[in-house]
RNA sequence: CAAGUAAAUCGCCUUAUCGAACCAAUUUAUUGGUUAGGAAAGUCCGAACACCGUAGUGCAGUAUAGUGGUUAAUGGCCACCAGUCGUGAGGCUAGGAAUAGUGCAACAGAAAGGAUGUACAGGUAAUGCUGUAGUGAAAUCAUGUAAACUCUAUACGGUGCAAUGUCAUGUAUACCAACGUUUGAGGGCGGCACGUUCGAUGUUGGAGGGUAGGCAGCUAAAGUGUGCUGGUAACAGUACACUCAGAUAAAUGAUAAGGGCUCCAUUCGGAGUACAGAAUUCGGCUUAUAGAUUUACUUGCUUA
Numbered sequence: 001c002a003a004g005u006a007a008a009u010c011g012c013c014u015u016a017u018c019g020a021a022c023c024a025a026u027u028u029a030u031u032g033g034u035u036a037g038g039a040a041a042g043u044c045c046g047a048a049c050a051c052c053g054u055a056g057u058g059c060a061g062u063a064u065a066g067u068g069g070u071u072a073a074u075g076g077c078c079a080c081c082a083g084u085c086g087u088g089a090g091g092c093u094a095g096g097a098a099u100a101g102u103g104c105a106a107c108a109g110a111a112a113g114g115a116u117g118u119a120c121a122g123g124u125a126a127u128g129c130u131g132u133a134g135u136g137a138a139a140u141c142a143u144g145u146a147a148a149c150u151c152u153a154u155a156c157g158g159u160g161c162a163a164u165g166u167c168a169u170g171u172a173u174a175c176c177a178a179c180g181u182u183u184g185a186g187g188g189c190g191g192c193a194c195g196u197u198c199g200a201u202g203u204u205g206g207a208g209g210g211u212a213g214g215c216a217g218c219u220a221a222a223g224u225g226u227g228c229u230g231g232u233a234a235c236a237g238u239a240c241a242c243u244c245a246g247a248u249a250a251a252u253g254a255u256a257a258g259g260g261c262u263c264c265a266u267u268c269g270g271a272g273u274a275c276a277g278a279a280u281u282c283g284g285c286u287u288a289u290a291g292a293u294u295u296a297c298u299u300g301c302u303u304a
Stems, first nucleotide, its partner, number of pairs: 001300010012259007020035007037275001041286002044284005049160004061156005066080005081095001082093004096151002101149002103145003118133005164216004173207001175206005186198004223242008260273005
C1' cells in the first nucleotide's frame, strides 16, 4: 500500500421567527424548565405487574438438547471441548439416542435395505456350494439418515395496561320511604299572590348497578454516565455525578438563513444528507439503516 476479519461509536449542527404537549412559579396570563430512537419496528423469547384462579395426575401439544458459568429470568450472553468451512485473523453448528420400532437411501449395477444371485471357472447325489470379475458408500456385511416419524430427559395453567382499581353526571329503573289520587301531590301561564289550566302505573328522596367522562395504574427505575476493584469473559461489587416524554386519537412541528459531510462538475454552481416515529415498563434476539469514524488482528506485495 492492497485485500480482509472481529468489535465499538456517531448518525447532521447553529441562529431567528411562528407554534404544540407536559411540569413548576407567581403578577392568572405571563415567565422558566423538559420534550422522541438505536432500533421507538417485528411482537420472536424471557421477566416485572394485574386479574381469573389453586392449575394435583394423565393424554395431547409446544419448546429446549455437548460441558461449565452468568443473570430477576431466558431458548439470551460468556468460556471451553468436539465437528465443519477458511492460507489466515476468524466464521458456523438444527452438537441426547440408529442394539425399542417404522420409514427413506439418487446414479451405477443382473440383483440393494436383507436376493427369483449375473458372467467365467471349479465342485457336488443335489443346492450360490466355492473362487474370481464387475457396479457402488454398502453385495449375507446388518451401513447411513432423527432441519423423517419416533424414543429419552427437562420445562410449560390462561389472559394481557383495551390488565386492574376507583369517583361517578345524565337517562331508564328491580327495591325502600314520604306525600298524593276530587279532602288535588306536583307542573305550566317570565319573580310572588290570586286566578286559570294540565294532572294519577303520579311526584320527591334514598338505594343499587356502573354507561359517557375523570383519576389511579404511568414512568426514580433489575435507571443512566464515568472511574476503581474482582473475574480469561459474560458479569458482579463499589464511589461520585445525573434525572432523561408521559400524551389519550395522541404534542415532540413548520418556515427562513448560515455552516458541515458525500457525489457530479471543478470558475460561478447543481444534487443529495439514511432507516425510521414513543403509548405499562424492563432484559435479550431478529430485521431496516445514506454516510462518517476508531481500535485490535490476519494475508499478500514492496522498501529499510

Annotation: The prediction has a mean pLDDT of 76. The RNA shown here (Bacterial RNase P class A) has 304 nucleotides and comes from Mangrovimonas sp. DI 80. Of the family's consensus pairs, 93% are formed in the model.